[in-house]
RNA sequence: GCCGUCAUAGCUCAGUGGUAGAGCACAGCCAUGGUAAGGCUGGGGUCCUGGGUUCAAAUCCCAGUGACGGCU
Numbered sequence: 001g002c003c004g005u006c007a008u009a010g011c012u013c014a015g016u017g018g019u020a021g022a023g024c025a026c027a028g029c030c031a032u033g034g035u036a037a038g039g040c041u042g043g044g045g046u047c048c049u050g051g052g053u054u055c056a057a058a059u060c061c062c063a064g065u066g067a068c069g070g071c072u
Base pairs, nucleotide, nucleotide: 001071002070003069004068005067006066007065010024011023012022013021018055026042027041028040029039030038048064049063050062051061052060
């Protein structure tokens, strides 16, 4: 220098055009003599950035940034 994959909640990850989700973590409640485990409920995300396509984009296209891998 060229090519590929990835970037979504505090963490690990789903979601492949039509209301952004799960597990863990966090908060509250139930329960216990008390704690842990357990059950229920809740809070939390401008979906890496900027453009484009579309009635509608986390999702498709282009460019950029970062991480990882490959080739020379």
The RNA shown here (transfer RNA) has 72 nucleotides and comes from a Candidatus Altimarinota bacterium.
The source organism's lineage runs through Bacteria, Bacteria candidate phyla and Candidatus Altimarinota.
Its mean pLDDT, the model's own confidence on a scale to 100, is 82.
It matches the Rfam family "tRNA". Rfam links the family to the GO term triplet codon-amino acid adaptor activity.